[in-house]
Source information
This is a predicted structure of a 102-nucleotide RNA (Purine riboswitch aptamer). The sequence was found by an Rfam model in a public genome assembly.
RNA sequence: UAUUAUAAUGCGGUAUUAAUCGAUAUAGGUCAAAUAAUAAGGAUUUGAUGUUUCUACCCGGUUACCGUAAAUUACCGGACUAUCGAAUGAAUGAUACCGUUG
Repeated sequence: UAUUAUAAUGCGGUAUUAAUCGAUAUAGGUCAAAUAAUAAGGAUUUGAUGUUUCUACCCGGUUACCGUAAAUUACCGGACUAUCGAAUGAAUGAUACCGUUG
């Protein structure tokens, strides 16, 4: 001197943001295994599946049934999450990314 990479920081650009309502997804569902309780009981854990889908897959109550065995039944009420839409609100802030600085 050239090229490559590059942290903090500053600058510029773009996007997003808060709460409400509605829609879609999923039925807060299904299957399997292991363990557990027994009419004052009927539970727990793990895995899979279900969604053009991340996450979640529980809580409370009612009912039937099971004569002590290993298996449960029907139903009621209650969410979160992802995406989209509606109407309202809002930013000298925050977050993410890109460029530049270094």
The coordinates come from a structure-prediction model, not an experiment, and the mean pLDDT is 78. It matches the Rfam family "Purine riboswitch aptamer". The family has 133 seed sequences and 4,097 matches in Rfam 15.1. Its Rfam clan is "Purine riboswitches". From the family's description: Riboswitches are metabolite binding domains within certain messenger RNAs that serve as precision sensors for their corresponding targets. Allosteric rearrangement of mRNA structure is mediated by ligand binding, and this results in modulation of gene expression. A class of riboswitches that selectively recognises guanine and becomes saturated at concentrations as low as 5 nM. In Bacillus subtilis, this mRNA motif is located on at least five separate transcriptional units that together encode 17 genes that are mostly involved in purine transport and purine nucleotide biosynthesis.